[in-house]
């Protein structure tokens, strides 16, 4: 330098254009003499960043960044 692929919750990861989910894990209760196990509710997300397209973007196009994998030097 040149393709390709990946970024969505504290961790793994779904979401093919119409109000962002799930299992882990955290909290709070509830059950235990206590602890684990279970339920039962809570919290926690500018969907890496700019722009466009569009009635409407996490999706869809551009550019940036970061990261990986391959060529090439």
């Nucleotide at each position: 330098g040149g393709g390709c692929g990946c970024a969505u919750a504290g961790c793994u990861c779904a979401g093919u254009g119409g109000u962002a989910g799930a299992g882990c894990g955290u909290u709070a209760c509830g059950u235990u003499g206590a602890c684990a196990u279970c339920g039962u509710a809570a919290a926690g997300g500018u969907c890496g960043g700019a722009g466009g397209u569009u009635c409407g973007a996490u999706c869809c196009c551009u550019c940036c960044u970061g990261c990986g994998c391959c060529c090439a030097c």
Predicted 3D model of a 73-nucleotide RNA (transfer RNA) from a Minisyncoccia bacterium. Model confidence (mean pLDDT): 82 of 100. Rfam family: tRNA. It is annotated as a transfer RNA. From the family's description: Transfer RNA (tRNA) molecules are approximately 80 nucleotides in length. Lineage of the source: Bacteria > Bacillati > Minisyncoccota > Minisyncoccia.